[in-house]
Molecule: c-di-GMP-I riboswitch aptamer
Organism: soil metagenome
RNA sequence: AAAAGGCAAACCCGCUGUGAGGUGGGGACGCAAAGCUAGGGGACUUAAGCAGUCAGCCCGGCUACCGAA
Numbered sequence: 001a002a003a004a005g006g007c008a009a010a011c012c013c014g015c016u017g018u019g020a021g022g023u024g025g026g027g028a029c030g031c032a033a034a035g036c037u038a039g040g041g042g043a044c045u046u047a048a049g050c051a052g053u054c055a056g057c058c059c060g061g062c063u064a065c066c067g068a069a
Base pairs, nucleotide, nucleotide: 006031007030011026012025013024014023015022016021029056035062036061037060039059040058041057042054043053044052045051
């Protein structure tokens, strides 16, 4: 490169949470880890601390299909 597939942004509807958000369905902007992980940074929530959220913000760790390699 190819082949088989996979995931699923925004938005809409339902449920749920004070909230960030999560979750089921629809839907595809994209993704070779857009699989998992909250260890570091960052952003967000909370009146605020504690605490919490985001892995499709960056770094790290673990795992993984195909194969000219």